[in-house]
Molecule: transfer RNA
Organism: Chloroflexota bacterium
RNA sequence: GCGGCGGUAGCUCAGUUUGGCAGAGCGCCGUCCUUCCAAGUCGGAGGCCGCGGGUUCGAAUCCCGUCCGCCGCUCCA
Numbered sequence: 001g002c003g004g005c006g007g008u009a010g011c012u013c014a015g016u017u018u019g020g021c022a023g024a025g026c027g028c029c030g031u032c033c034u035u036c037c038a039a040g041u042c043g044g045a046g047g048c049c050g051c052g053g054g055u056u057c058g059a060a061u062c063c064c065g066u067c068c069g070c071c072g073c074u075c076c077a
Base pairs, nucleotide, nucleotide: 001073002072003071004070005069006068007067010026011025012024013023020057028044029043030042032040050066051065052064053063054062
């Protein structure tokens, strides 16, 4: 340099194929329960969907550019 995959909540990841309310588990906060803790119950907070732009009534999803990570290939030394 070329190609592929990935980047979404604090963490691990779905969702992208076929555009239509952004989710799960764990964690965190509160409530109930318990003598207390843990476990359990119920509820809640938490998001620039890597970044910028475009298409569209509408974009995590499609298109273009770009950054980062992993893997493979090629070239040079």